[in-house]
RNA sequence: UGUUUUGAGAGUUUGAUCCUGGCUCAGAACGAACGCUGGCGGCGUGCCUAACACAUGCAAGUCGAGCGCGAAAGUUCCUUCGGGAAUUAGUAGAGCGGCGGACGGGUGAGUAAUACAUAGGUAAUCUACCUUCGAGCUUGGGAUAACCCCGCGAAAGUGGGGCUAAUACCGGAUAAGACCACGCAAUCAUGUUGCGGGGUAAAAGGUGGCUUAUUUUUUAAAUGAGCUAUCACUUGAGGAUGAGCCUAUGGCCUAUCAGCUUGUUGGCGGGGUAAGAGCCCACCAAGGCUAUGACGGGUAGCUGGUCUGAGAGGACGAUCAGCCACACUGGGACUGAGACACGGCCCAGACUCCUACGGGAGGCAGCAGUGGGGAAUAUUGGGCAAUGGGCGAAAGCCUGACCCAGCGACGCCGCGUGGGCGAUGAAGGCCUUCGGGUUGUAAAGCCCUGUCAUGCGGAAAGAACGACCCUGUGACGCAUACUCACAGGGAGUGACGGUACCGCAGGAGGAAGCACCGGCUAACUCCGUGCCAGCAGCCGCGGUAAUACGGAGGGUGCAAGCGUUAUCCGGAUUUAUUGGGUUUAAAGGGUGCGUAGGCGGUUUUAUAAGUCAGCGGUGAAAUUUUUCAGCUUAACUGGAACAAUGCCGUUGAUACUGUAAAGCUGGAAUAUGGUUGCUGUGGGUGGAAUGUGUGGUGUAGCGGUGAAAUGCUUAGAUAUCACACAGAAUAUCGAUUGCGAAGGCAGCUCACAAAUCCAUUAUUGACGCUGAUGCACGAAAGUGUGGGGAUCAAACAGGAUUAGAUACCCUGGUAGUCCACACCGUAAACGAUGAUAACUCGCUGUCGGCGAUAGACAGUCGGUAGCCAAGCGAAAGCGAUAAGUUAUCCACCUGGGGAGUACGACCGCAAGGUUGAAACUCAAAGGAAUUGACGGGGGCCCGCACAAGCGGAGGAACAUGUGGUUUAAUUCGAAGAUACGCGAGGAACCUUACCCGGGCUCGAACGGUGCAGUAAUACAUCAGAGAUGUUGUAGCUAGCAAUAGACUGUAUCGAGGUGCUGCAUGGUUGUCGUCAGCUCGUGCCGUGAGGUGUCGGCUUAAGUGCCAUAACGAGCGCAACCCUUGUCGUUAGUUGCCAUCAGGUAAAGCUGGGGACUCUAGCGAGACUGCCACCGUAAGGUGUGAGGAAGGGGGGGAUGACGUCAAAUCAGCACGGCCCUUACGUCCGGGGCGACACACGUGUUACAAUGGCAGGUACAGAGGGGAGCUACCCAGCGAUGGGAUGCGAAUCUCGAAAGCCUGUCUCAGUUCGGAUCGGAGUCUGCAACUCGACUCCGUGAAGUUGGAUUCGCUAGUAAUCGCGCAUCAGCCAUGGCGCGGUGAAUACGUUCCCGGGCCUUGUACACACCGCCCGUCAAGCCAUGGAAGCUGGGGGUGCCUGAAGUUCGUGACCGCGAGGAGCGACCUAGGGCAAAACUGGUAACUGGGGCUAAGUCGUAACAAGGUAGCCGUACCGGAAGGUGUGGCUGGAACACCUCCUUU
Repeated sequence: UGUUUUGAGAGUUUGAUCCUGGCUCAGAACGAACGCUGGCGGCGUGCCUAACACAUGCAAGUCGAGCGCGAAAGUUCCUUCGGGAAUUAGUAGAGCGGCGGACGGGUGAGUAAUACAUAGGUAAUCUACCUUCGAGCUUGGGAUAACCCCGCGAAAGUGGGGCUAAUACCGGAUAAGACCACGCAAUCAUGUUGCGGGGUAAAAGGUGGCUUAUUUUUUAAAUGAGCUAUCACUUGAGGAUGAGCCUAUGGCCUAUCAGCUUGUUGGCGGGGUAAGAGCCCACCAAGGCUAUGACGGGUAGCUGGUCUGAGAGGACGAUCAGCCACACUGGGACUGAGACACGGCCCAGACUCCUACGGGAGGCAGCAGUGGGGAAUAUUGGGCAAUGGGCGAAAGCCUGACCCAGCGACGCCGCGUGGGCGAUGAAGGCCUUCGGGUUGUAAAGCCCUGUCAUGCGGAAAGAACGACCCUGUGACGCAUACUCACAGGGAGUGACGGUACCGCAGGAGGAAGCACCGGCUAACUCCGUGCCAGCAGCCGCGGUAAUACGGAGGGUGCAAGCGUUAUCCGGAUUUAUUGGGUUUAAAGGGUGCGUAGGCGGUUUUAUAAGUCAGCGGUGAAAUUUUUCAGCUUAACUGGAACAAUGCCGUUGAUACUGUAAAGCUGGAAUAUGGUUGCUGUGGGUGGAAUGUGUGGUGUAGCGGUGAAAUGCUUAGAUAUCACACAGAAUAUCGAUUGCGAAGGCAGCUCACAAAUCCAUUAUUGACGCUGAUGCACGAAAGUGUGGGGAUCAAACAGGAUUAGAUACCCUGGUAGUCCACACCGUAAACGAUGAUAACUCGCUGUCGGCGAUAGACAGUCGGUAGCCAAGCGAAAGCGAUAAGUUAUCCACCUGGGGAGUACGACCGCAAGGUUGAAACUCAAAGGAAUUGACGGGGGCCCGCACAAGCGGAGGAACAUGUGGUUUAAUUCGAAGAUACGCGAGGAACCUUACCCGGGCUCGAACGGUGCAGUAAUACAUCAGAGAUGUUGUAGCUAGCAAUAGACUGUAUCGAGGUGCUGCAUGGUUGUCGUCAGCUCGUGCCGUGAGGUGUCGGCUUAAGUGCCAUAACGAGCGCAACCCUUGUCGUUAGUUGCCAUCAGGUAAAGCUGGGGACUCUAGCGAGACUGCCACCGUAAGGUGUGAGGAAGGGGGGGAUGACGUCAAAUCAGCACGGCCCUUACGUCCGGGGCGACACACGUGUUACAAUGGCAGGUACAGAGGGGAGCUACCCAGCGAUGGGAUGCGAAUCUCGAAAGCCUGUCUCAGUUCGGAUCGGAGUCUGCAACUCGACUCCGUGAAGUUGGAUUCGCUAGUAAUCGCGCAUCAGCCAUGGCGCGGUGAAUACGUUCCCGGGCCUUGUACACACCGCCCGUCAAGCCAUGGAAGCUGGGGGUGCCUGAAGUUCGUGACCGCGAGGAGCGACCUAGGGCAAAACUGGUAACUGGGGCUAAGUCGUAACAAGGUAGCCGUACCGGAAGGUGUGGCUGGAACACCUCCUUU
């Protein structure tokens, strides 16, 4: 440069993310099976299981041209009727003999190498038939089957006697060549070759032709001789084909199989074989194999190839082809060219069959077929026409090889089931928002076509050789004969099959299903069901609106098939050579030394093993790929090419690797001189502390804890002083210091030993690195023996704590802790980071050297720390001490659990350690980081949150609501905060939804339609509790009319439901919370979730601002804008007001008038930290600062972000779905919602003197008023009644109390308090019994300030006083909503309680701590370990026995002899006995494990998880677990110290 070829992902862990990691799916394939379905054809293919057993038939014969024999039926003739002859016929037939039965066909049991594949060797071999070239083919002999005769036996079969032939068998001759031994020569040689003479071994004839001779039965046949042809035969040398043996390389699992082997390894000499060899034997030697896996065990025919895959690979080894092995099981030989022989033989065994019981017969893993097994696999078919094979000279015969047909959608391929037009978009189905949509041009209908199937007709190729006939040419030959070869012509031969194919005919006629439709994954709705029934490959669906179950309609996919199941490959880079990893996800060995092995500095030379290149051989065919061709196409088949990535040989190249040799100095080591250190071992020694002992002083406690107690102490403790003793550990220095391989190492000192580092030159000359097995070391605990024993301290005891407390805390206390020797061999043995070497920006500290200097800075080597660049990483992070970039070697990992468990083995005194599975089970387990939430984590801040105060609740009585109870009913809802004077802003009836009883069924109200009608309606009567019913009287409008209107009745379509679901909903509301938050755009950072902004500092009531800043802006919230109130101005004055003027009254804005004032209600002004001072960069803060009515949000209200609580409400209303329809609807009467042992919430009134009572007296605001508010007058003690006036209201009316002024009461259950009860009334109302309010008289209960606990409130607030309104006939209102009057106290402050906001931290939580989660026990199910015992299997060992058979020996019998029968020996299949080992099954009982919505006990872990957790070890305990000892951080928080970065 060109060409060719070529790789897809998805679902699932989470609230979300990235990663790790498994599981699952989409693809292809199949000797398949199963389910549903099924029109045709072509080509293939079909016992994968029981190498289980087999009835029946067939599957290997052939040759008369090798040989001797040799019928019969039938027919004809003759006959003495007994039969004979001829013919059939030298036929059938068997026998001798030859060749073939070693091929073809089947199967895959065995076999892990006696096999297979590839490449070689055979100078160590054979090879029938075939072929080429030579030589020969002579002369004799004796038997034996068949046959005949006589026996035995049921049969199978067999014995004896006699006859006979050959291409059967055996001699003699000949010997080119062969073979054997010998001699000579060549060669390095086992050996091979050449030469020489010697020895040994052959044969068979048949048929045809011609010539000739002889004989006879003389047209003819037989026999002999010669010539000739041909087929056989013998002996050689070759070829071809086939086979044997040997060598190398390659291809399964297991080390929980580590040692195996006695003909074993080799030698010498024999034997044996076609042939080498321990193949066999005797003797000799003691070897041989093995970690590159021997031996053992398991599994398995191998290959070409097949399937898959981008490939590399992985899996497989059906059909076809090559090789092997086997033929009922085991052993054995015979024959033969070839066998130790599928359809041969002998023996043994099992099985089956026959039997006269004496004995025999058999082998479908040939083709069909049967039984059996199994999910499962075909016809007891046709033919030798073709191809091939055997025999034959040939014709031919044989051939279940083969060619065909049959059966099976088993697979691949092809075709069809119709095509065109056709909208009233038909009917029906389904859906529907009721409009329509869809099925759907689909159907119908009209017009066509005719594949396949059906019927009829025609009709192939596959067939051409050989042989035969004719002709011709040639060869042989004396020959025109015979025979052979070649060419041309002729006749004949087809199982399939009258098949393929072609033609004609009729008529759309005979021909479509299966699976799926939640995501992956193409395709959606309705009904039914209601965690049921069921689905499911994974995730997962189903608990009343299921696109996931079942049905339907519709759709999607494929299609004579479609799905499911099993299996294999792929996806899976999930075993990683291509192509992975090991800090934290699974994974670095605890550490070193070192063997094998692997890897290895630099230069040169040689070599050419690896490597590379050319060439040669081979890599069978088929298959695969490309291409061409033949069947109409395709599948299929044929031709050609490529390929076959391999192996071998040969020639070359020599860079690299290897090997050999010679060097080098850079790696490594050594020498010399220094240096450092808690380096190791052994010895000596010091002080402090602790405990104990003795003595002194001294007196009542000590000790201990959150608080206590146990304990010690008047027999004198603790404390203190002195002395003494004991053992252990070494404060300060001390440090992110130092040393060591790791574990580890700390007072001082001595001895010995080892090591690092530095400097200098010198020496050796790659001596190196790593390191499986191995060896050594190896904290703590633990073990053994002997010491020691002060402290501390498992176990244990006691005391506390607690529901319990086998714990945490306390008092004691034993092993142990210490030493010596010997074991153990494990730890979070950690940097969770193997060793070595090299390379790759910088900055800073420190330790040990060197060097330099006046000193510092700077330099260099080796360590040890911190920050960071590039790079890496999932991220956190690492970053010259790498987790970066490379190289070498070792170790280790492959989802979680089961389990570091079981079994086995090794080690150990034991504890236990090392090695180390499986069944079963789950769809996750996990790492890092993110956002939240949470913490008995931290920091900052706020709030009547606490504190400081005032007043209450909780005690009493009553009112009211709730629970509970009761009831025929006590209707329903609301449930921590956020239910409980709540829905209800007004339950006597009504309301009312509840209960009892009585009624109605188009219905109590409303709409539509049809029909009928005596209108509707009003009044009256009677019955009834009423609803209602009965009866009577009266009684239409419009229009000419039909009819219409209204009403009633009837029928019907709608009704009606306070029935259910607030977890199907709308709307509305509560709460966090008037808390300050919640977000977005763009940009930036991060792989991403996400972050930034919104963090930080200051400030604020506020995410309010300012400053800083990879952010810049913006939105919803905050604030402001709105209403009200506080000041002023202005405008306007009626019903309000009255200063001035006038009139007038008893008085009074009463009147004229007035707008000044108050007031009314419109519009404005005013407050902004604006000014001053101080603090502050600013924002802002502070100030009894000024001014101002008001000062830093002036007071109050309305206003409620994103969202949370499946919060509340289907009973306010609306609404989906479900349910009821003479009732779950509706009407009526009565009752109930008002019950009452009790419990709780919210209130009222009190308990009194800051008070009660009596008298007098003053001042509001906001509202209401016509079925109303009512002045005023009269009556009544009063509620109220009777009159009467004003006012639809700034006009009239309803109207204050506390207060103030007097008097009285005098601390008591009272002149407090008013419950309860009795009596009498008033009012409302159809009606006050259940069940109203009010009035008067009487009665006069509890209660003397309220336990634990708890609520409200920060100023016109609390407290206190009254007034009004809504609802309403009245009222259970002491409630609710408003209004004004009087009018306080306190806040140091943020430690604590509660709630909230921000930042940060940990987390195993995300339904978010009301979370998660551990273990025992109890229940069910499942698999599994141990186990007395029982029962199998394969293999080995020893002993006994031992068939057939080969070989050897013997052989008195047979044979003339050769030899043989017989006998013996060796070996051995099989059988028996025995003791072990290995490996299964089962098993009383037993161990743990796993799984299973709501069992028991606790709460171990996750937050500081409430005692930080975890690792090793030891002891203890119902259980998680606790404690001791050593270790780790994978611990939070605080403080301190040190270091780093920036300034």
The RNA shown here (small-subunit ribosomal RNA) has 1543 nucleotides and comes from a Rikenellaceae bacterium. Rfam family: Bacterial small subunit ribosomal RNA. The coordinates come from a structure-prediction model, not an experiment, and the mean pLDDT is 83.